Predicted 3D model of RNase P RNA and transfer RNA as a complex of 445 nucleotides.
RNA sequence: GGAGUAGGUGAGGUGGUUGCUUCUUCUUCCCUAUCCGGGAAAGAAGGGGAGGAAAGUCCGGACUCCAAAGGGCAGGAUGGUCGCUAACAGCGACUUCGAGCGAUCGAAGGAAAGUGUCACAGAAAACACACCGCCUUAAGAGGUUUUUUGCUUAUUGAGGUAAGGGUGAAAUGGUGAGGUAAGAGCUCACCGCUUCGGUGGCGACACCGGAGGCAGGGCAAACCCCAUCCGGAGAAAGACCAAAUUGGCCUCAUGCGGUGGCCCGCUGCUAAGGGGCGGGUAGGUCGCUUAACUUCUUGAGCAAUCAAGAAGUCAGAUAAAUAACCACCCCAGGAAUGGAACAGAAUCCGGCUUACAACCUACUCCAGUU
RNA sequence: GGGCGAUUAACUCAGGGGCAGAGUGCUACCUUCACACGGUAGAAGUCAGAGGUUCAAAUCCUCUAUCGCCCACCA
Numbered sequence: 001g002g003a004g005u006a007g008g009u010g011a012g013g014u015g016g017u018u019g020c021u022u023c024u025u026c027u028u029c030c031c032u033a034u035c036c037g038g039g040a041a042a043g044a045a046g047g048g049g050a051g052g053a054a055a056g057u058c059c060g061g062a063c064u065c066c067a068a069a070g071g072g073c074a075g076g077a078u079g080g081u082c083g084c085u086a087a088c089a090g091c092g093a094c095u096u097c098g099a100g101c102g103a104u105c106g107a108a109g110g111a112a113a114g115u116g117u118c119a120c121a122g123a124a125a126a127c128a129c130a131c132c133g134c135c136u137u138a139a140g141a142g143g144u145u146u147u148u149u150g151c152u153u154a155u156u157g158a159g160g161u162a163a164g165g166g167u168g169a170a171a172u173g174g175u176g177a178g179g180u181a182a183g184a185g186c187u188c189a190c191c192g193c194u195u196c197g198g199u200g201g202c203g204a205c206a207c208c209g210g211a212g213g214c215a216g217g218g219c220a221a222a223c224c225c226c227a228u229c230c231g232g233a234g235a236a237a238g239a240c241c242a243a244a245u246u247g248g249c250c251u252c253a254u255g256c257g258g259u260g261g262c263c264c265g266c267u268g269c270u271a272a273g274g275g276g277c278g279g280g281u282a283g284g285u286c287g288c289u290u291a292a293c294u295u296c297u298u299g300a301g302c303a304a305u306c307a308a309g310a311a312g313u314c315a316g317a318u319a320a321a322u323a324a325c326c327a328c329c330c331c332a333g334g335a336a337u338g339g340a341a342c343a344g345a346a347u348c349c350g351g352c353u354u355a356c357a358a359c360c361u362a363c364u365c366c367a368g369u370u
Numbered sequence: 371g372g373g374c375g376a377u378u379a380a381c382u383c384a385g386g387g388g389c390a391g392a393g394u395g396c397u398a399c400c401u402u403c404a405c406a407c408g409g410u411a412g413a414a415g416u417c418a419g420a421g422g423u424u425c426a427a428a429u430c431c432u433c434u435a436u437c438g439c440c441c442a443c444c445a
Base pairs, nucleotide, nucleotide: 001366002365003364004363005362006361007360008359009358012329013328014327015326016325017324018323020049021048022047023046024045025044026043027042028041029039030038031037051342055353056352058351059350060349061348062347063234064233065232066231070264071263072262073261075230076229077228078227079226080094081093082092083091084090095108096107097106098105099104109225110224114223115222116219117218118217131165132164133161134160135159136158137157138156139155141153142152143151144150173191174190175189176188177187178186192214193212194211195210196209197208198207199206200205238286239285240284241283248277249276250275251274252273255269256268257267258266279444280443281442293312294311295310296309297308298307299306300305330339331338332337371441372440373439374438375437376436377435380394381393382392383391388425396412397411398410399409400408418434419433420432421431422430
């Protein structure tokens, strides 16, 4: 100097003034004959007041309702191994393969159950096959030779081959030697592969030894198979109160609702009832923040994480608050001036993903110089 | 806040792994005295964007962007 990994900060700081929102306490006032109790009436004091992603809503859960969820089909998700966890598609450690000089990063069940598909090109795209070629043989023809034998050239037929060429993204083990008419795991050595045994490991797997000439193309983010898991809906869930509308039309028994893709089962309702159309309202209270919580310490574990102890309470609003100004310091700028990124809670947690100015910390690798 | 869906030519839509298609519109020519109709030919596409799987992606998977639809309570 360049690069990699992990983590952190992220209205610049301090003080002041005026506001917004919520909670607690107190005072006054109201309800009440008084106390108690209540008040969304006013005031004072004090406390709290956006994020690392609050986002996308992509996963997983808590919670609520429906059988605290049952059976089957269909459907969906995940996919090396072991562990962690409330759970997960997350996290940690490890294994194998691949990329990189390296720190490091990426991938992962089954193609030997079956089906499908592999355009164009090519002989052939999967029970194999043979276009050019190579080789043998037969036929007739030509050349060479005085003639025959022989040698040789192309053509046609029959056969042997898979070395070589050519096509393609992909062509039925690779390299070398022997062998052969030419060739070929035909034979041998090494590599690869399959399989058996032993040793180590919880396991993925690794190592060692033996046997077998070799069985086999790709695609499963194609259907599918295997293993594991998944009931549905979502805080506009759900519970309660209030206000307003008209008393109409249709439909209801192997019916309608809860119940959702389907079937079963369970359960509720029986015409003063249920469902649909139509009609009305656009208010309030609870749910609501004490929780798989936060911080610190100690211990177990390689780690994710777990256990024990101590301390703390840290937005809870509903069209939605978290702001404005001043002074000093700091930073940038010659000065005026500026302090900037991505972006804002909406029931709550654990993850993933995406966005992000400026900066900090730790570790590691490569190159150069000394 | 929550749940779904769509994006392909100027417009409306097909295509669901193997050369990007149709109708309307547009342009040129023919036809007509001229226009319309009709006929012939042609142009027009980053298949919303990015990454991945695959020999090969508009199509399959993931992320991003934009647009659209649905929902509450009462008797």
It holds a member of the Rfam family "Bacterial RNase P class A". Rfam classes the family as a ribozyme. The literature on the family includes a 2013 paper in RNA Biol by Beauregard et al., "Identification and characterization of small RNAs in Yersinia pestis". Rfam describes the family as follows. Ribonuclease P (RNase P) is a ubiquitous endoribonuclease, found in archaea, bacteria and eukarya as well as chloroplasts and mitochondria.